[in-house]
Annotation: The prediction has a mean pLDDT of 81. The RNA shown here (transfer RNA) has 74 nucleotides and comes from a Candidatus Gastranaerophilales bacterium.
RNA sequence: GCGCCCGUAGCUCAGCAGGAUAGAGCGUAGGUCUCCGAAGCCUAAGGUCAUGGGUUCAAUUCCCGUCGGGCGUA
Numbered sequence: 001g002c003g004c005c006c007g008u009a010g011c012u013c014a015g016c017a018g019g020a021u022a023g024a025g026c027g028u029a030g031g032u033c034u035c036c037g038a039a040g041c042c043u044a045a046g047g048u049c050a051u052g053g054g055u056u057c058a059a060u061u062c063c064c065g066u067c068g069g070g071c072g073u074a
Base pairs, nucleotide, nucleotide: 001073002072003071004070005069006068007067010026011025012024013023019057028044029043030042031041032040050066051065052064053063054062
């Protein structure tokens, strides 16, 4: 250089052959419980779905470019 895959919450990831309010676990905060903690249970906060554009009534999802990461190849 070329080909393929990936980028979604602080971390690890799911999701979607286009449409419901964008999710789970862990973590964090508060509550409950306890003599105090841990565990358990309840609740909450936290998101430019990497980024720019295109298609569409509608894009996290499809298409193109860019950026970053991984693998393969010479």

Rfam family: tRNA. It is annotated as a transfer RNA.